[in-house]
Molecule: THF (Tetrahydrofolate) riboswitch aptamer
RNA sequence: AACAGAGUAGGGAAUAAGGCGUUAAGUGCCGUGCGGACGGGGAGUUGCCGCGCGGACGAAAGGAAAGAUCCUGCGGCCGUAUUCCCGCAUCCCGCUGUA
Numbered sequence: 001a002a003c004a005g006a007g008u009a010g011g012g013a014a015u016a017a018g019g020c021g022u023u024a025a026g027u028g029c030c031g032u033g034c035g036g037a038c039g040g041g042g043a044g045u046u047g048c049c050g051c052g053c054g055g056a057c058g059a060a061a062g063g064a065a066a067g068a069u070c071c072u073g074c075g076g077c078c079g080u081a082u083u084c085c086c087g088c089a090u091c092c093c094g095c096u097g098u099a
Base pairs, nucleotide, nucleotide: 002098003097004096005095010086011085012084013083014082015081016080018078019077020075021074022073029055030054031053032052033051034050035049036048040093041092042091043090061072062071063070064069
């Protein structure tokens, strides 16, 4: 010098128990502002994530109980756990192997 490889944040799916909503929040979509993270080091996007504000769209209820409530459903609902899958946008350097 060359070739190959490892590893992060994060994202997705399934399952489990719990919770929230069903008086419609949440999810998803559009606009806008702010912030954050992005392999071990440095840089870092038109990509990713979070929050605020505005806008459009929009739903699955049923039963029991004197009642508080409870049960069965429903929701592209929420976080957690387990398993699996994807995974540094990109650039430079480093690490491991061939040795």